Context: one part of a larger RNA
RNA sequence: GGUAGGGAGUUCAUUUCAGUGGCGAGGCUAAGUCUCUUGCGAGACGGAGCCGAAGCGAAAGCGACUAGCGCGCAGGCAACGAGGCGCGCCGUGCGAAAGCGCGGGGAGUCACUGGGAUGAGACCAGAAGGGCGUUGAUCUAUUCCUGGGCAGGGUGAAGUCGAGCGAAAGCUCGACGGAGGCCCGCCUCCGGUGUUGUGCUACGCAUUCGGGCGACCUGGGAAUAGGGGUGAAAAGCCAAUCGAAACGCCAGAUAGCUGGUUCCUCUCGAAAUGAGUUAUAGCUCAGCCUCGGCGGAGACGUCAUGCGGGGUAGAGUUACUGAUUGAGGAGCAAAGGCGGGAAACUGCCAGCUCCGCUGUCAAACUCCGAAUCCGUGUGAGUCGUAGAAGCCGGGAGUGAGUGCACGUGGAUUAAGUUCGGUGCACGAAAGGGAGACAACCCAGACUGUGGUUAAGGUCCCUAAAUAUCUGCUAAGUCGGGAAGGUGGUCUCCAACCCAAAACAGCGGGGAGGUAGGCUUAGAAGCAGCCACCCUUUAAAAAGUUCGUAACAGAUUACCCGUCUAGGUUGGGGGCGCUGAAAAUGGACGGGGGUAAGCAGAUUACCGAUACCACAGACUACGUCUCAAGACGUUAGGUGUAGAGAGGCAUGCCGCGGGGACAGAAGCGGGGGCGAAAGCUCCUGUGGACCCUGCGGUAAGGAAAAUCCUACU
Numbered sequence: 001g002g003u004a005g006g007g008a009g010u011u012c013a014u015u016u017c018a019g020u021g022g023c024g025a026g027g028c029u030a031a032g033u034c035u036c037u038u039g040c041g042a043g044a045c046g047g048a049g050c051c052g053a054a055g056c057g058a059a060a061g062c063g064a065c066u067a068g069c070g071c072g073c074a075g076g077c078a079a080c081g082a083g084g085c086g087c088g089c090c091g092u093g094c095g096a097a098a099g100c101g102c103g104g105g106g107a108g109u110c111a112c113u114g115g116g117a118u119g120a121g122a123c124c125a126g127a128a129g130g131g132c133g134u135u136g137a138u139c140u141a142u143u144c145c146u147g148g149g150c151a152g153g154g155u156g157a158a159g160u161c162g163a164g165c166g167a168a169a170g171c172u173c174g175a176c177g178g179a180g181g182c183c184c185g186c187c188u189c190c191g192g193u194g195u196u197g198u199g200c201u202a203c204g205c206a207u208u209c210g211g212g213c214g215a216c217c218u219g220g221g222a223a224u225a226g227g228g229g230u231g232a233a234a235a236g237c238c239a240a241u242c243g244a245a246a247c248g249c250c251a252g253a254u255a256g257c258u259g260g261u262u263c264c265u266c267u268c269g270a271a272a273u274g275a276g277u278u279a280u281a282g283c284u285c286a287g288c289c290u291c292g293g294c295g296g297a298g299a300c301g302u303c304a305u306g307c308g309g310g311g312u313a314g315a316g317u318u319a320c321u322g323a324u325u326g327a328g329g330a331g332c333a334a335a336g337g338c339g340g341g342a343a344a345c346u347g348c349c350a351g352c353u354c355c356g357c358u359g360u361c362a363a364a365c366u367c368c369g370a371a372u373c374c375g376u377g378u379g380a381g382u383c384g385u386a387g388a389a390g391c392c393g394g395g396a397g398u399g400a401g402u403g404c405a406c407g408u409g410g411a412u413u414a415a416g417u418u419c420g421g422u423g424c425a426c427g428a429a430a431g432g433g434a435g436a437c438a439a440c441c442c443a444g445a446c447u448g449u450g451g452u453u454a455a456g457g458u459c460c461c462u463a464a465a466u467a468u469c470u471g472c473u474a475a476g477u478c479g480g481g482a483a484g485g486u487g488g489u490c491u492c493c494a495a496c497c498c499a500a501a502a503c504a505g506c507g508g509g510g511a512g513g514u515a516g517g518c519u520u521a522g523a524a525g526c527a528g529c530c531a532c533c534c535u536u537u538a539a540a541a542a543g544u545u546c547g548u549a550a551c552a553g554a555u556u557a558c559c560c561g562u563c564u565a566g567g568u569u570g571g572g573g574g575c576g577c578u579g580a581a582a583a584u585g586g587a588c589g590g591g592g593g594u595a596a597g598c599a600g601a602u603u604a605c606c607g608a609u610a611c612c613a614c615a616g617a618c619u620a621c622g623u624c625u626c627a628a629g630a631c632g633u634u635a636g637g638u639g640u641a642g643a644g645a646g647g648c649a650u651g652c653c654g655c656g657g658g659g660a661c662a663g664a665a666g667c668g669g670g671g672g673c674g675a676a677a678g679c680u681c682c683u684g685u686g687g688a689c690c691c692u693g694c695g696g697u698a699a700g701g702a703a704a705a706u707c708c709u710a711c712u
Stems, first nucleotide, its partner, number of pairs: 001712006011120013026051003032045005055062002065088001068087004075080001089104006123260004130250006141224009150214001152184003155180001159176007189211003192207004226242001228238003263647006273286005287398002289395006298383003302380008314368001315366002321362003326357001328355005336349005401426006409419003431442003446616007456606003459591003465603001467602006478593001484578003488575010505562005511535003516530003541556001545554002618636003621632004648701001650698010666685008
């Protein structure tokens, strides 16, 4: 891992609601006793007690409609009309009263079954922990008692003896001596390192490394015990357990946390919000879901229109408040800066306030002011007597939401960010499209068959156009991207020049006064400053650029000729180009495409569980019917949490009916039926019990819990 078996809302008490039944202004007995009984149990007695039959009031206390009037559902030919509703009336409390609160025209109670609540272990499993009582120092920590152990070699303290020296204290030398948490180096032990690290092992193995006569190692015997010991102190160790041992009990501790919670089908179907909370992983109330009852005619998210409400978007700024540009004017001030003056003082700038002009702003400004929105009336529409709205009661779940669009919302550099509003979707929604892709597009899946479409597509992968017409693109743009740039290309508009010849090219000219004056070493068209005249001309600057030290030289403006038909400039639009960098080789989904790209137009076709048709099953409602059931120009169909309804299967009991050695249950294989849980038949095996109708009862259904046990 697999298979099998086991495995989770139970029981009692109290209480509440519904259903069913008994009795009913009443209802019921409890403990217990007696009788019967194989047993389970049954019957009788037992009125203690409980609930109800009257309420109001703190209390003293007082104490109510056997219907006076009307409306009206079901029903009914009608009159009428149980229940229901509106009045009236009554009881009581408060009050001077008016009036207000609660109550009043009789329904309860007992049992059973089921849904909840509360208390109990209370659906099951799961802590770390807490308390009490015991057991441990054969491991290990420390101590005590009693034993044992440490090859060999080296160093050579004190002391002693001798010799020498000295007045002495003493010193020096030699020998002997043999000290030391001394040195080198075995055993044991300890450490370092390597290896091992699903190991040989729940701590091992190797060692050429370090310590190794000591605070050394070690045998045996003793001592200290759990908030306690012991500790050369690491919160180490106290029997593979230690920041408080182990074992037993309290005990099913508690867990707002995590996991799990077992058959089928049918109907409806949420929430992730508000408020409170030592509360935000929880809970309570409301909201939203469901079931039942009452009720009896309106209801409403839509549209149009009438009348109201508003202060957002926008806009505005002598209509307020506040901010704010520039120049100006007036005023203020003890203090700043600059200037004049010896000083007093004075001028200008700066500062503050105000005024008009000018230029701008505002979520907490508004003289204004939409669209939407809200309220209300009318009309239409939709839903509703096949029962809406509303009300009452039983049961919930939810109270972590998320994405997208819009409000150019608030915060933020930004976010698949965060906090809000409205809508949609996912959540709880399958199907088709978007390569794949919860929430984007299409579209809400009862089953089957056939057809038609939606989004999106129609060269191949791949169903359907290598469709038609007109343009554009050359970048594989398409198939990621901004500001900025672009004599890429297409198109539109405007102005100007042009057969008296434009634009471009080519040929020729481009002169003289003069090297203008000044400056300067020089300055001659061309460093710089000033001026920029005149002449000859078809035209030619007191000089456009290059060049020289300065000249020279080249070139341009300008003119002529040649040539020939459009040219120059500005602006708008389309599609491109550039801007454009990421780590294994790579992505339009791929192949590939110059249309199979882009724009406009047209016609076909493909394409879903959508729509249509037919057949069938089901649900709700209606009609017929005693019922079963049948019918319908009736309506319907996703679904998590969850509410409700109806069924299937299992063990056992009672009553009834059956089967079985001519083969029961169980098990293997196969056939059939049912929408499903399931049921049934045949055959083999097996070898003795089993099935069924009705009623009852329950330790009653397994795929999950790192579930438990066994086997493998």
The part of an RNA shown here (large-subunit ribosomal RNA, domain II) has 712 nucleotides and comes from a Candidatus Aenigmatarchaeota archaeon. NCBI's taxonomy places the organism under Archaea, Nanobdellati, Candidatus Aenigmatarchaeota.